Predicted 3D model of a 71-nucleotide RNA (transfer RNA) from an uncultured Clostridia bacterium.
It matches the Rfam family "tRNA". Gene Ontology term of the family: triplet codon-amino acid adaptor activity. About the family: Transfer RNA (tRNA) molecules are approximately 80 nucleotides in length. It is annotated as a transfer RNA.
Its mean pLDDT, the model's own confidence on a scale to 100, is 84.
It was read from a public genome assembly.

RNA sequence: GGGGAUAUAGUUCAGUGGGAGAACACUUGACUGGCAGUCAAGAGACAGGGGUUCGAGUCCCCUUAUCUCCA
Numbered sequence: 001g002g003g004g005a006u007a008u009a010g011u012u013c014a015g016u017g018g019g020a021g022a023a024c025a026c027u028u029g030a031c032u033g034g035c036a037g038u039c040a041a042g043a044g045a046c047a048g049g050g051g052u053u054c055g056a057g058u059c060c061c062c063u064u065a066u067c068u069c070c071a
Stems, first nucleotide, its partner, number of pairs: 001070007010024004018054001026042006047063005
């Protein structure tokens, strides 16, 4: 320098163009003499920019970061 892959919650991961989710973690409350544990509730995210579309986490382009292959 060229090709490919990945980027979603604090972490690990789902997500057929129309409702953004799970587990663990965190906060609050209840149970318990306390810790732990259980139950209930809550907060929390689509890497950045642009385009297509009535509508984009999803499709296209560029940039950024990481991984990988070739030279």